[in-house]
RNA sequence: GAUGUCAAAGGCAAACCCAUAGAAAUAUGGGGACGCAAAGCCUUGGGCCUAAAGUAAACGCUUCUGAGGCGGGCAUGCUGCCCACAAGAAUCGCGAACCAUGGUAGCCAGGUUGCCGUCU
Numbered sequence: 001g002a003u004g005u006c007a008a009a010g011g012c013a014a015a016c017c018c019a020u021a022g023a024a025a026u027a028u029g030g031g032g033a034c035g036c037a038a039a040g041c042c043u044u045g046g047g048c049c050u051a052a053a054g055u056a057a058a059c060g061c062u063u064c065u066g067a068g069g070c071g072g073g074c075a076u077g078c079u080g081c082c083c084a085c086a087a088g089a090a091u092c093g094c095g096a097a098c099c100a101u102g103g104u105a106g107c108c109a110g111g112u113u114g115c116c117g118u119c120u
Base pairs, nucleotide, nucleotide: 001119002118003117004116011036012035016031017030018029019028020027021026034106040112041111042110044109045108046107047104048103049102054098055097059093060092062090063089064088065087068085071083072082073081074080075079
C1' cells in the first nucleotide's frame, strides 16, 4: 500500500418493549439481536423523514359596503321600514400546500481516525 477467504481477541446493535426529551421526525439510557470490517467520528454535497416557526389557498363567524326585483314580513293615501340573497372589504378562527434553521452517518458520496489476519 492492497485486501477481508480463513483464525483469534474483542466491538457495535435493527425491529420490538420500557423510561426520559421533543410539536414531530428522531435522540439518549435500559432490555433485546436483524445485521455490520469501520454499523468509529464529522451534516460538506445529494437523497429520504419531519414541519414547530414562517408564508398561505380554500372555508367559516362577525362587522362594514352593497346591485336588483313579480323574494318575504310589517305599516300604508303617495310610499316607508325591517329581513334574506350576488359581489367586495376588514378583523378573527380554522387551515390544504410550500418551506429546515430540525433529523437520518444502519441511504449514498466525501472527509478523518483505527484493531486483527492475509498478500505485497
A computed fold for a 120-nucleotide RNA from a bacterium, annotated as c-di-GMP-I-GGC riboswitch aptamer. Rfam family: c-di-GMP-I-GGC riboswitch aptamer. Gene Ontology term of the family: cyclic-di-GMP binding. Its mean pLDDT, the model's own confidence on a scale to 100, is 82.